[in-house]
Context: one part of a larger RNA
Molecule: large-subunit ribosomal RNA, domain II
Organism: activated sludge metagenome
RNA sequence: GUCCGCGAGUCACCCUGUGCGGCAAGGUUAACCGAAAGGGGAGCCGCAGCGAAAGCGAGUCCGAAACGGGCGAGCGAGUCGCACGGGGUGGACCCGAAGCCCGAGCGAGCUACCCAUGGCCAGGAUGAAGCCCCCGUAACAGGGGGUGGAGGUCCGAACGAGUCUCCGUUGAAAAGGGGUUCGAUGAGCUGUGGGUUGGAGCGAAAGACUUAUCAAGCCGGGUGAUAGCUGGUUCUCCCCGAAAUGCCUUUAGGGGCAGCCUCGGGCAAUGCAACCCGCGGAGGUAGAGCACUGAUUGGUCUAGGGCCCCUGCCGGGGUACCGAAGCCUGUCAAACUCCGAAUGCCGCGGGCGUCAGCCCGGGAGUGAGACCGUGGGGGCUAAGCUUCACGGUCGAGAGGGAAACAGCCCAGACCGCCGGAUAAGGCCCCCAAACUGCGCUCAGUCACUAAGGAUGUGGGGUUUCGGAGACAGCCAGGAUGUUGGCUUAGAGGCAGCCAUCAUUUAAACAGUGCGUAACAGCUGACUGGUCGAGAGAUCCCGCGCCGAAAAUGAUCGGGAGUCAAGCGCAGUGCCGAAUCCGCGGAGCGAGAGCUGGUAGGGGAGCGUUGUCUGACGGGUCGAAGCCGCGCGCGGAAGCGGCGGUGGACUUCAGACAAGUGAUUAUGCGGAC
Numbered sequence: 001g002u003c004c005g006c007g008a009g010u011c012a013c014c015c016u017g018u019g020c021g022g023c024a025a026g027g028u029u030a031a032c033c034g035a036a037a038g039g040g041g042a043g044c045c046g047c048a049g050c051g052a053a054a055g056c057g058a059g060u061c062c063g064a065a066a067c068g069g070g071c072g073a074g075c076g077a078g079u080c081g082c083a084c085g086g087g088g089u090g091g092a093c094c095c096g097a098a099g100c101c102c103g104a105g106c107g108a109g110c111u112a113c114c115c116a117u118g119g120c121c122a123g124g125a126u127g128a129a130g131c132c133c134c135c136g137u138a139a140c141a142g143g144g145g146g147u148g149g150a151g152g153u154c155c156g157a158a159c160g161a162g163u164c165u166c167c168g169u170u171g172a173a174a175a176g177g178g179g180u181u182c183g184a185u186g187a188g189c190u191g192u193g194g195g196u197u198g199g200a201g202c203g204a205a206a207g208a209c210u211u212a213u214c215a216a217g218c219c220g221g222g223u224g225a226u227a228g229c230u231g232g233u234u235c236u237c238c239c240c241g242a243a244a245u246g247c248c249u250u251u252a253g254g255g256g257c258a259g260c261c262u263c264g265g266g267c268a269a270u271g272c273a274a275c276c277c278g279c280g281g282a283g284g285u286a287g288a289g290c291a292c293u294g295a296u297u298g299g300u301c302u303a304g305g306g307c308c309c310c311u312g313c314c315g316g317g318g319u320a321c322c323g324a325a326g327c328c329u330g331u332c333a334a335a336c337u338c339c340g341a342a343u344g345c346c347g348c349g350g351g352c353g354u355c356a357g358c359c360c361g362g363g364a365g366u367g368a369g370a371c372c373g374u375g376g377g378g379g380c381u382a383a384g385c386u387u388c389a390c391g392g393u394c395g396a397g398a399g400g401g402a403a404a405c406a407g408c409c410c411a412g413a414c415c416g417c418c419g420g421a422u423a424a425g426g427c428c429c430c431c432a433a434a435c436u437g438c439g440c441u442c443a444g445u446c447a448c449u450a451a452g453g454a455u456g457u458g459g460g461g462u463u464u465c466g467g468a469g470a471c472a473g474c475c476a477g478g479a480u481g482u483u484g485g486c487u488u489a490g491a492g493g494c495a496g497c498c499a500u501c502a503u504u505u506a507a508a509c510a511g512u513g514c515g516u517a518a519c520a521g522c523u524g525a526c527u528g529g530u531c532g533a534g535a536g537a538u539c540c541c542g543c544g545c546c547g548a549a550a551a552u553g554a555u556c557g558g559g560a561g562u563c564a565a566g567c568g569c570a571g572u573g574c575c576g577a578a579u580c581c582g583c584g585g586a587g588c589g590a591g592a593g594c595u596g597g598u599a600g601g602g603g604a605g606c607g608u609u610g611u612c613u614g615a616c617g618g619g620u621c622g623a624a625g626c627c628g629c630g631c632g633c634g635g636a637a638g639c640g641g642c643g644g645u646g647g648a649c650u651u652c653a654g655a656c657a658a659g660u661g662a663u664u665a666u667g668c669g670g671a672c
Stems, first nucleotide, its partner, number of pairs: 001672006011090013026045003032039002049056002059071004093232002096229001100222004105218002112196009121186001123155003126151001130147006159183003164179004198214001200210002235605006245258005259366002261363007275351007287339001288337002293333003298328003304322002306319005369394010399410003414585004419581003425575003428559003434572007446561001452546002456543010473530005479503003484498003509524001513522002586595003606661001608658008617650002625645005631640003
């Protein structure tokens, strides 16, 4: 892992609701007695309430009182039993902690420390004190040589340790192996015997160690601890069908109440939801506006100020500076409004229709929501971001489309059909279905994107020049004073500064650019000729181009596609879903019609084990169980039939009682 078996809302009592039954202003007994029937009326609930109470009583309390107020009566149904729904107390649906406490409980054969008594440390090195001799000293001191053999001394086996690294990591090993490293006469290592323990021991101290366990051992007990947490919770069909919100919460992944779902009962035709129409209302949003509050462009005007001037003071003058208020002009605002919608909301009337509505009661679940569109806040006019509001879908929704794709588009699946029409979306092939007309695009744009850039191309507008000949090309001219003046080494159209005249002309600049050291040279403006019909500028629109870089192999889903199979406009067809229609069938509903569905509510059934009654049932002429079948019945759970195996029990009907249904709990046991 698979298979088989086991495996989770139970039981007792109390409360409450519903159904059924008995009796009823009553109902019923408990212990106990009795074989039973029955006895037992103690007690409990109900038949009266009000008051804290004494107490009073259809009233009573407050009060001095009430013609006042509160709670009652008036308006009568209970009670006992059984079953089921729910609540409470209990382990209370099942499994699961880490833990907490208790004990004359078990542990120091591991390990920590201690006590007693034993054992062990190859070899080598260094050479302290002391002593002896010599030198030395007045004597000491001191020096040299020798001897000597000290040391938590040195090197290094045994022994002990465990530094770094490799291997090992379902290991050879629940801590090892190889290499390397440290101590190795010491606070050394070690044998044996003995001692100290659970809030206790022991600790050269790491919360270390106390038998592979230690911030409180192990074993047993309290114990089915508790678990607002995770997982699991077993047959079928039918009806309805949510929520992820509000308030409060030591509350935020849990609850209480409300909201939303379901089931039952009641009310109601002067009643009633949604929707539609009419009439009437409140309002300050969108927009807009600048009349208020503020912000704000330019101008004008002018208080005040600055600066300058006149002046002894007073005062005066000027100003190209700043500038309030006013005026003109142009704007902005969630917390501005002279204005002001649409929609929504409220009231009344009508329509629609028996769909519903409202009230009371039993049972819930939900209280992590997600995305999309729209209106806002937060954020960066970021986020598959966050937070509200309105709507939708998913959630709990299958089907078709979007290549694939909960939340997008279409559309809401009762069952069956090898029938028809459609939606979104499509109609070259993969792949069901296509043609026509007129344009656009050449980029494979189509098939990701911006600022910005560009004689791409199609269409439109305005404007300039043009048969008195434009635009482009070609031929020719493009001169003279003059090298203008200044500057400068030079400055001759062309470094720079100033001026920019005049002449001859068809025209020609005191020079547009290149160029020279400066000249020269080339060229342009400008003019003539040649040629002969359009040429330029600018704005708007359509489609395209560049801008365009990412990590495994690319691509529009792929192939492929160019008067399209791309884009725009117009048209006619067709395909296409579980939609709609047709036919057959089922349940519900008076009918019209309805029947997707998670949490959840309600209803009806199937099956398992046992008990009672009956069929006076079946069975060695073969029960149950097990295996098989192209068999029959049923809406499903299932029920039967036949064959095999098996070898002794068992079926059906009605009722009753439950240890009553298993792919999931890293479930438990077994088999393989």